[in-house]
Context: one part of a larger RNA
């Protein structure tokens, strides 16, 4: 010199784009962040008002409405958003391989959707519990649940043909077991069952590569292998039970520290150092530790269950709770924001749709945190005024610099008009951008430096004092190094200082 997610110190006019807890993966008040379907199904209020009855307490009847509302049952909830503890590993990256696999929702084709059944919730009655919430009876639909039938291009076994890198792979053909469905409206859509195959998506498997220490040199018993079962969606000590004694290692095994991985970023002419915030892909986590349940798909951030650890209720028996979603507190810190507005766009879930959600996102707020852009005025003006400051007193500086005269209005303030973003309704943003008018130099300049490196000098306090200080070094009575001044460089809405990296 560059560079920063920067911090301090002084200063501080607008505007575009960005970025904003690097420290405590501390702890959490409050509020929101996943719901959503009546075209799956059964039940079904109430206020309020009309109108009748009345013993004047009240009751019945319509709307209210088949409308809130909980249930049943679909689908989503594994995405999306966050964090970076843990992980030196097939976790990531790159190249491949599954003849060793799965796949919900989309698209394509082929084939069906027959026939019965019993039931739990919601409801009512009841018991119990401070509460969370728990039991018991009774009644009830279904695209919830369970028989029966039918089927093959499913599965098993098996013949042929044919191909491979082995175990085998493909197509035909036989035989044999096994086994599916659901119905809804608005009647022509959409659902459902089994099968083929594609799209995307997911698991495994392998060969490179990419820390630090040898003041870590041995390490292992499911350990290395091999039968047999077991178990996955699927290969495999994945797991078991038996045989074998194997395996790994100075081409660093094993242990112990560090440390999420890549594009990339920042640095350098590079080659390479460094680094891994935004942003994109993939890994891991979700109060800590364990498990496993549903499901295509989890061992599941805002699900369960168990143990812990802390916090809150409690009638002391017993219960609740997880911000490393968005905001926001207290703490920790040199140090990081508002408990905003919109679902208008995009994009996501349900939904046949109308639409409902949606702290994803659009956006707005705060911070000079950064980049880039403007602007604090332009001309003229010598009696070179006043005045600072200096001096050899004659003068020189500041300095055309102000004043004063003549413009102009980027900004700024007022008013008026007003978008695109949206292709039919629909715009938070915003009456914002941008446009016109009016007004009037008005609203706007610091910061560091001046011995050499290194641009930029004088005076005057100070006296090895007080202080400077990146490195040499300055300071003890003339200090261009210390303090002020006044003048001068360099930067400029920033300049400087620290810290890191090259």
């Nucleotide at each position: 010199g560059a560079a920063c997610g920067a911090a301090c110190g002084c200063u501080g006019g607008c505007g575009g784009c960005g970025u904003g807890c690097u420290u405590a993966a501390c702890a959490c008040a409050u509020g929101c962040a996943a719901g959503u379907c009546g075209a799956a199904c059964g039940c079904g209020a109430a206020a309020g008002u009309a109108u009748c009855c009345u013993u004047c307490g009240g009751g019945g009847u319509g709307c209210g409405a088949g409308u809130a509302g909980a249930g049943u049952g679909g689908c989503g909830c594994a995405c999306g958003g966050g964090u970076g503890a843990g992980u030196a590993a097939c976790a990531c990256g790159u190249a491949g391989a599954c003849a060793a696999c799965c796949u919900g929702c989309c698209u394509u084709c082929c084939a069906g959707u027959c026939u019965g059944g019993g039931a739990c919730a919601a409801c009512c009655c009841u018991u119990u519990g401070a509460a969370a919430g728990a039991g018991g009876g009774g009644c009830u639909a279904a695209u919830a649940c369970c028989g029966g039938a039918u089927a093959a291009c499913a599965c098993a076994c098996u013949u042929c043909a044919u191909c491979g890198c082995a175990u085998g792979g493909u197509g035909a053909g036989g035989u044999g077991u096994u086994g599916a469905a659901a119905g809804g409206c608005u009647u022509g859509c959409u659902g459902c069952u089994g099968g083929a195959a594609g799209a995307g998506g997911g698991g495994u498997c392998u060969g490179c590569g990419g820390g630090a220490c040898a003041u870590u040199a041995g390490c292992u018993a499911g350990u290395u292998g091999g039968u047999g079962g077991g178990g996955u969606a699927a290969c495999g000590g994945c797991c078991u039970a038996c045989c074998a004694a194997g395996g790994c290692a100075u081409u660093g095994a094993u242990g112990u520290c560090u440390a999420g991985c890549g594009g990339g970023u920042c640095u350098g002419a590079g080659a390479g150092g460094a680094u891994g915030a935004u942003c994109c892909g993939c890994c891991a986590c979700a109060c800590u530790g364990g498990a496993a349940c549903u499901g295509a798909g989890a061992c599941a951030c805002g699900g369960u269950c168990c143990a812990g650890a802390c916090u809150c209720c409690u009638a002391c028996g017993g219960g609740a709770g997880g911000c490393a979603g968005c905001a926001g507190u207290g703490g920790g810190g040199a140090a990081u924001u508002u408990u905003g507005c919109g679902c208008a766009a995009u994009g996501g879930g349900c939904g046949a749709a109308a639409g409902c959600c949606u702290g994803a996102c659009g956006c707005a707020g705060c911070a000079a945190c950064g980049c880039c852009g403007c602007g604090u005025g332009g001309g003229u003006g010598a009696a070179g005024a006043a005045g600072g400051c200096u001096u050899u007193u004659g003068g020189g500086u500041c300095g055309u610099a102000a004043a004063g005269c003549c413009c102009u209005u980027u900004u700024c303030u007022g008013a008026g008009g007003g978008a695109a973003g949206a292709g039919a309704c629909u715009g938070a943003c915003g009456g914002u951008a941008c446009c016109u008018c009016a007004g009037g130099a008005a609203u706007a300049a610091g910061c560091a430096c001046c011995g050499g490196c290194u641009a930029a000098c004088u005076c005057c306090g100070u006296g090895c004092c007080a202080g400077c200080a990146g490195c040499c070094g300055c300071g003890g009575u003339a200090a261009u190094a210390c303090g002020g001044a006044g003048g001068g460089u360099g930067c400029a809405a920033g300049c400087g200082u620290u810290g890191u990296u090259c």

The part of an RNA shown here (small-subunit ribosomal RNA, 5' domain) has 502 nucleotides and comes from an uncultured prokaryote.
Rfam family: Bacterial small subunit ribosomal RNA.
The full RNA is in RNAcentral, with records from ENA.
Its mean pLDDT, the model's own confidence on a scale to 100, is 85.